Record summary: Predicted 3D model of a 71-nucleotide RNA (transfer RNA) from a Puniceicoccales bacterium. Its Rfam family is "tRNA". Gene Ontology term of the family: triplet codon-amino acid adaptor activity. Lineage of the source: Bacteria > Pseudomonadati > Verrucomicrobiota > Opitutia > Puniceicoccales.
RNA sequence: UGCCCGAUGGUGUAAUGGCAGCACAAAUGACUCUGGCUCAUUGAAUCGAAGUUCGAAUCUUUGUCGGGCAG
Repeated sequence: UGCCCGAUGGUGUAAUGGCAGCACAAAUGACUCUGGCUCAUUGAAUCGAAGUUCGAAUCUUUGUCGGGCAG
C1' cells in the first nucleotide's frame, strides 16, 4: 500500500429490512442474627458521518479502531 473480516449495556453473545433480546455483572427490595444462596424489580447498548427505504443493528458510500492475508 492492496484485499478480506470484525465493532451491539460494565462483560460475553443473539436479532428474515419491521417493538434491540438473553446470560453474567451492578443497584434496590424481600429472605437471613450477618453474609451467601434464592426470589422480585430497576438502570444501562447498535463505532462516527452521509445515503437508500414508509421503516436500517442489518443494505450502499466514506472515515476511525482492531485482527488476518499478500507485497